The RNA shown here (c-di-GMP-I riboswitch aptamer) has 76 nucleotides and comes from a Fimbriimonadaceae bacterium.
The prediction has a mean pLDDT of 87.
It matches the Rfam family "c-di-GMP-I riboswitch aptamer". Its family is annotated with cyclic-di-GMP binding in the Gene Ontology.
The sequence was found by an Rfam model in a public genome assembly.
Taxonomically the source falls in Fimbriimonadaceae (Bacteria, Bacillati, Armatimonadota, Fimbriimonadales).
RNA sequence: CGCAGACAACGGCACGACGGGGGCGACCCCGAUCACGCAAAGCCACGGGUCUCCCUGAGAUCGCCGGGUUGCCUAC
Numbered sequence: 001c002g003c004a005g006a007c008a009a010c011g012g013c014a015c016g017a018c019g020g021g022g023g024c025g026a027c028c029c030c031g032a033u034c035a036c037g038c039a040a041a042g043c044c045a046c047g048g049g050u051c052u053c054c055c056u057g058a059g060a061u062c063g064c065c066g067g068g069u070u071g072c073c074u075a076c
Base pairs, nucleotide, nucleotide: 004074005073012038013037016034017033018031019030020029021028022027036063042069043068044067046066047065048064049061050060051059052058053057
């Protein structure tokens, strides 16, 4: 360095509930607390799936799957 991912270590993210806000909507953002879980549950809508609508087009979801890309630690 690559691969790999442990009853390792430092940490990280945060399902959902609650309060507030944005959007027609899917859904998204912020917040104290709790924390379902996650080795990329960091990022990207490129392919598929699912969902929405002002529906023949446009949008949402990366914590649905695949792919791309970046990253912490290090036992085997």